[in-house]
Source information
The RNA shown here (transfer RNA) has 74 nucleotides and comes from Candidatus Kuenenbacteria bacterium CG08_land_8_20_14_0_20_37_23. Its mean pLDDT, the model's own confidence on a scale to 100, is 82. Its Rfam family is "tRNA". By type it is a transfer RNA.

RNA sequence: GGCGGGGUAGCUCAGCUGGUUAGAGCAUAGCACUCAUAACGCUAAGGCCGUGGGUCCGAUUCCCACCCCCGCUA
Numbered sequence: 001g002g003c004g005g006g007g008u009a010g011c012u013c014a015g016c017u018g019g020u021u022a023g024a025g026c027a028u029a030g031c032a033c034u035c036a037u038a039a040c041g042c043u044a045a046g047g048c049c050g051u052g053g054g055u056c057c058g059a060u061u062c063c064c065a066c067c068c069c070c071g072c073u074a
Base pairs, nucleotide, nucleotide: 001073002072003071004070005069006068007067010026011025012024013023019057028044029043030042031041050066051065052064053063054062
């Protein structure tokens, strides 16, 4: 350089063919339980979906460029 995969919550990841509130687990905070701690249970907070543009009535989702990470290849 070429090809492929990926970037969504603090971390690990879902999100199907564009549409009504963007989710799970872990972690965190509170409550409950306990003599107490942990575990289990309940609740809550936490996201301008890598950046910029385009298409569309409407984009996390489709298209283009760029940035970053991983793999293959020369």
Background: Taxonomically the source falls in Candidatus Kueneniibacteriota (Bacteria, Bacteria candidate phyla).